[in-house]
Context: one part of a larger RNA
RNA sequence: UUGGGCGUAAAGGGCUCGUAGGUGGUUGAUCGCGUCGGAAGUGUAAUCUUGGGGCUUAACCCUGAGCGUGCUUUCGAUACGGGUUGACUUGAGGAAGGUAGGGGAGAAUGGAAUUCCUGGUGGAGCGGUGGAAUGCGCAGAUAUCAGGAGGAACACCAGUGGCGAAGGCGGUUCUCUGGGCCUUUCCGGGCGCUAACGAGCGUAAGCGUGGGAGCGAGCGGAUCAGCAUGCCCUGGUAGCCCAGCUGUAACCGCCGGCUACUAGCUGCAGGGUCCAUUCCGCAGGUUCAGUGCCGCAGCUCCGGCUUUAACUACCCAACCUCGGGAGUACGGCCGCACGGCUAAACUC
Numbered sequence: 001u002u003g004g005g006c007g008u009a010a011a012g013g014g015c016u017c018g019u020a021g022g023u024g025g026u027u028g029a030u031c032g033c034g035u036c037g038g039a040a041g042u043g044u045a046a047u048c049u050u051g052g053g054g055c056u057u058a059a060c061c062c063u064g065a066g067c068g069u070g071c072u073u074u075c076g077a078u079a080c081g082g083g084u085u086g087a088c089u090u091g092a093g094g095a096a097g098g099u100a101g102g103g104g105a106g107a108a109u110g111g112a113a114u115u116c117c118u119g120g121u122g123g124a125g126c127g128g129u130g131g132a133a134u135g136c137g138c139a140g141a142u143a144u145c146a147g148g149a150g151g152a153a154c155a156c157c158a159g160u161g162g163c164g165a166a167g168g169c170g171g172u173u174c175u176c177u178g179g180g181c182c183u184u185u186c187c188g189g190g191c192g193c194u195a196a197c198g199a200g201c202g203u204a205a206g207c208g209u210g211g212g213a214g215c216g217a218g219c220g221g222a223u224c225a226g227c228a229u230g231c232c233c234u235g236g237u238a239g240c241c242c243a244g245c246u247g248u249a250a251c252c253g254c255c256g257g258c259u260a261c262u263a264g265c266u267g268c269a270g271g272g273u274c275c276a277u278u279c280c281g282c283a284g285g286u287u288c289a290g291u292g293c294c295g296c297a298g299c300u301c302c303g304g305c306u307u308u309a310a311c312u313a314c315c316c317a318a319c320c321u322c323g324g325g326a327g328u329a330c331g332g333c334c335g336c337a338c339g340g341c342u343a344a345a346c347u348c
Stems, first nucleotide, its partner, number of pairs: 004320002014201004021194003025088007033081002035077008048066007091191001093187002095184005103177007110154001115149007125136002162169002206245002210241001214240002219235001221233001256316002259313002264294001266292003270288005298305002323348001331342004
């Protein structure tokens, strides 16, 4: 290289954008680069295959032919791939008109609740548990009323419901802003797909500033045969919050992206349309695009997947190759650090 794989056995990059590269719709003309055919030249010797011959035979040796899958030149073919040059509209994009949404960023603002502070009432317990105790309380707690401060999160609505590329996103209002879907078929005419390297985004935890109401690792107390590291309780540090860094997760649908094709049934949510008329609403049919359950063919070792494929195919890129050593050492790059990325070998 040919070949085999990647949901669960080893293997899908966390996600997106995008460079090189690879690959690419319908149709005409042209070139003849790839491709195909003919001819000529060349393709050392030995080896190899084969005709003949020589050692008594064989191995071995001599001689002729073939082979030498290639290269060069030349004459042709033009379906396919390619180059050049036209045309097209289905792919992709734009325009117009609608539409749903916790998509993103910034600012402002609201109420409930917890805690703390101040003042009033009141006067002995409160709190907590399986039961207790630590704890709080006559220096006036718990309870209750009024006022104030501060931080964080947004009950109900709320839904195998919506949006987003993923991570993720939920009080309300305003400003800025991204994407999707539907309808019309108006514009232009292949502008497409994928994507090494690269760039950006990326839960939690962590890092050094700020903030700190509540919750709360580690810690302390109680419990206990035991200091049980666990359950329980009273406290409570880091943290959770803001701006920056870090760049990892069972970043999971353990399922890369794009396109096309291949029975159906039934929910949910977004648009169009028919029924359909004076309007509104409900129901039903149909059609796009999404999200679920079930299910035929087919596939699969099995469980199972099944138009949202793990079916049938094309293109591109990532990754796998016995277990341990090891996602480690060394080196390099990145990071404030923790560490991250890349990534072996010896013995077994």

Predicted 3D model of a 348-nucleotide part of an RNA (small-subunit ribosomal RNA, central domain) from an uncultured bacterium. Its mean pLDDT, the model's own confidence on a scale to 100, is 81. RNAcentral holds the full RNA, with entries from ENA and SILVA. It matches the Rfam family "Bacterial small subunit ribosomal RNA".